Notes:
Bacterial RNase P class A from Planctomycetes bacterium UBA7888, 365 nucleotides, folded computationally.
[in-house]
RNA sequence: AGAGUCACUCGGGUGACCGCGCGUGGGAAUUCCCGCUCGAGGAAAGUCCGGGCUUCAUAGGACGCAGUGGUGGCUAACGGCCACCGGGGGAAACCCUAGGGAAAGUGCCACAGAAAAUAAACCGCCUAAGCAACCUCGGUUGCCGGUAAGGGUGAAAUGGCGAGGUAAGAGCUCACCGCACGCUUGGUAACAAGCGUGGCAGGGUAAACCCCACUGGAAGAAAGUUCACAUAGGGAGGGAUGGCGUUGUCCGCGCCACUACAACCUCCGGGUAGAGCGUUUGAGGCUAGCGGCAACGCCAGUCCCAGAGAAAUGGUCACCCCCUCUAAGGAGGGACAGGAUCCGGCUUACAGAGUGGCUCUCCGC
Numbered sequence: 001a002g003a004g005u006c007a008c009u010c011g012g013g014u015g016a017c018c019g020c021g022c023g024u025g026g027g028a029a030u031u032c033c034c035g036c037u038c039g040a041g042g043a044a045a046g047u048c049c050g051g052g053c054u055u056c057a058u059a060g061g062a063c064g065c066a067g068u069g070g071u072g073g074c075u076a077a078c079g080g081c082c083a084c085c086g087g088g089g090g091a092a093a094c095c096c097u098a099g100g101g102a103a104a105g106u107g108c109c110a111c112a113g114a115a116a117a118u119a120a121a122c123c124g125c126c127u128a129a130g131c132a133a134c135c136u137c138g139g140u141u142g143c144c145g146g147u148a149a150g151g152g153u154g155a156a157a158u159g160g161c162g163a164g165g166u167a168a169g170a171g172c173u174c175a176c177c178g179c180a181c182g183c184u185u186g187g188u189a190a191c192a193a194g195c196g197u198g199g200c201a202g203g204g205u206a207a208a209c210c211c212c213a214c215u216g217g218a219a220g221a222a223a224g225u226u227c228a229c230a231u232a233g234g235g236a237g238g239g240a241u242g243g244c245g246u247u248g249u250c251c252g253c254g255c256c257a258c259u260a261c262a263a264c265c266u267c268c269g270g271g272u273a274g275a276g277c278g279u280u281u282g283a284g285g286c287u288a289g290c291g292g293c294a295a296c297g298c299c300a301g302u303c304c305c306a307g308a309g310a311a312a313u314g315g316u317c318a319c320c321c322c323c324u325c326u327a328a329g330g331a332g333g334g335a336c337a338g339g340a341u342c343c344g345g346c347u348u349a350c351a352g353a354g355u356g357g358c359u360c361u362c363c364g365c
Base pairs, nucleotide, nucleotide: 001361002360003359004358005357006356007355008354009353010352012320013319014318015317016316017315018314020039021038023036024035025034026033027032041336045347046346048345049344050343051342052341053220054219055218056217060251061250062249063248065216066215067214068213069212070084071083072082073081074080085099086097087096088095089094100211101210105209106208107205108204109203122151123150124147125146126145130143131142132141133140134139159177160176162174163173164172178200179198180197181196182195183194184193185192186191224277225276226275227274234268235267236266237265238264242256243255244254245253284303285302286301287300289298290297291296321334322333323332324331325330
């Protein structure tokens, strides 16, 4: 200097003029004026996951259904984050991982190929043993038989490679590798290393059904709650192994009613719909110290940073800043995009600018 990789920051600034919103102070005296503080995001988006909070009765049990899936830690919790392990990719830094089980069962593996399982033999190899024929006692051919080492097909073909052995071959035997089991050592563990025993056998696929382990009450801020106002204490029907209970089903449990004019359910009709609370002080932000590899935690100090209610923060001008083009002058452009119960995550969108760590290559000293 270049390439790569990981993480982070900004994403407009200043001034003037005009115009907004909650709150607050003052003055007016109905709805108005003046002053002051504050006034959108890194994703506010998606509504995917988890909670706080509220209501239902104590959220209890079972089934169904759904979700997660290596180990350990963080957290209110999670399908999140951090660290590590296994597997895969990369020269490396690093990146990906839906990572329990195929010996419980079922399904699938197209085409090609002999054959993808109740296995089987296309081209080959042998002809030992047995039978037959021919021939110069050697041998040749055929039948029968043996074989899966070689070749072919395929993503995958009955562990791999080498030697021995054999009629030719085959874990048939042996060494190494692989696999299974056991022991020792290290580690909290997943797991790793070493040693020993065993000739061990059709593979793959569970992001196929399934099995195993763990988790899950439901609904949702128009949740709900308080006060005020009004009404027709209206009419009809259903209703007994009764009804209701925020559950997809059942059980348990609780409440109401019980000879019906019921509890309760359905329909018709009538009245009212105003003001608050929830509502923003939080699993909050920032800074320092300590602990931890880290995620994060503890402790101390400091700050209050939207709370609207049909939904507010905008417009104009000038200068600066950044980017592209131009010799200059100058011209053009400046991303994705805005709350509505709050928070922790994940995912997606994003013009441009900058900072740092690490890996590798080249050059110079």

The organism belongs to Planctomycetota, within Bacteria. The coordinates come from a structure-prediction model, not an experiment, and the mean pLDDT is 77.